Large-subunit ribosomal RNA, domain III from a Candidatus Geothermocultoraceae bacterium, 393 nucleotides, folded computationally.
The coordinates come from a structure-prediction model, not an experiment, and the mean pLDDT is 82.
Context: one part of a larger RNA
RNA sequence: GAGUAGCGAAAUUCGGGUGAGAAUCCCGAACGCCGAUUGUCCAAGGGUUCCUGGGGAAGGAUAAUCCGCCCAGGGUUAGUCGGGACCUAAGGUGAGGCCGAAAGGCGUAGCCGAUGGACAACGGGUUGAUAUUCCCGUACCACCAGACUCCGUUAUGAGCAAUGGGGUGACGCAGAAGGGUAGGUCAGCUCUGAGUUGGUUUUCAGGGUUUAAGCUGGUAGGGGGUGGGAGCAGGCAAAUCCGUUCCCACUUAACUCCGAGAAGCGAUGACGACCUGCCGAAAGGCAGGGAAGUGACUGAUCCCACGCUGCCAAGAAAAACCUCUAGCCAGGAGUUCUGGUGCCCGUACCCCAAACCGACCCAGGUGGACAGGUAGAGAAUACUGAGGCGAUC
Repeated sequence: GAGUAGCGAAAUUCGGGUGAGAAUCCCGAACGCCGAUUGUCCAAGGGUUCCUGGGGAAGGAUAAUCCGCCCAGGGUUAGUCGGGACCUAAGGUGAGGCCGAAAGGCGUAGCCGAUGGACAACGGGUUGAUAUUCCCGUACCACCAGACUCCGUUAUGAGCAAUGGGGUGACGCAGAAGGGUAGGUCAGCUCUGAGUUGGUUUUCAGGGUUUAAGCUGGUAGGGGGUGGGAGCAGGCAAAUCCGUUCCCACUUAACUCCGAGAAGCGAUGACGACCUGCCGAAAGGCAGGGAAGUGACUGAUCCCACGCUGCCAAGAAAAACCUCUAGCCAGGAGUUCUGGUGCCCGUACCCCAAACCGACCCAGGUGGACAGGUAGAGAAUACUGAGGCGAUC
């Protein structure tokens, strides 16, 4: 320079509390803002920022008794969630191999590698901080052992079964219709309150009206012609499997496969407006009890399902799974029941943000899921619910 520029989009006010000290911290009331988000939950990234107690130098664009700050203590619990003990893609690596003065480059098989495939848990309760992880209830998966039933034991062999063969897995985009569900609305029911009446009913207002996985049976709907017999230089060996050729039977039905949802059980349970008792100055906490819990309409972008129809640019792989033999083999298989076992890593908290990327507590950027009501074609827009904020002078 100069007490100048500025203090980074934004609504606060009042009362009470704490305290040395309060515009800024805490509590309450009123008012205001967001509400396809300024709500809730994840991925990435961050890494203790989470919770409790304490603090008041510095950080906080002011103050601060407050904090994502400082100090101390505490907190992340899994057979089923995500990853590994399974699979492969791009890509990486790369036994042999090829190339290259050296270093090294390329690359087959293989291995690694999710953003994909496969794969068994739901509801309620609980902490100051974790929960599909703890607890309660009810399930499911794999393996081990036993019980029960059945078959086989030297070839007329029960059973297991590939690292091999085949099938399946297995896939684009657009459009339309149907069947459902979530959700919503209204009514009924129930509880409470108000008002009326001599009294009851009626009336009005407010709150609630919630319940999973799993199991049973296999519905709406969709796909496939199906079954038997015979033959065969194919599928690197074999095959009863697949493929292919022929014959017979049934045919627009049967058979078989897929398949939401609803219903019953789960549930004489849980939850539940509210009520009662105790503690507390209050906020609140703890314990106990507990009503109704139905129907109609509407209705998805979710499910049946890339199922159907259409189109051209013609839309992963491998494992799991099924089947076939090769092969192995003396004990083994099956259903049900009973008992047991179930490893490693992640799990706090933020996540359209004051905790990530932007030198900052920065008007920027950041993938996915959920998507109430009144109007409306609508996820536009306006107001609003749940929920969250009033943005540090």

Overview:
Taxonomically the source falls in Candidatus Geothermocultoraceae (Bacteria, Bacillati, Actinomycetota, Candidatus Geothermocultorales).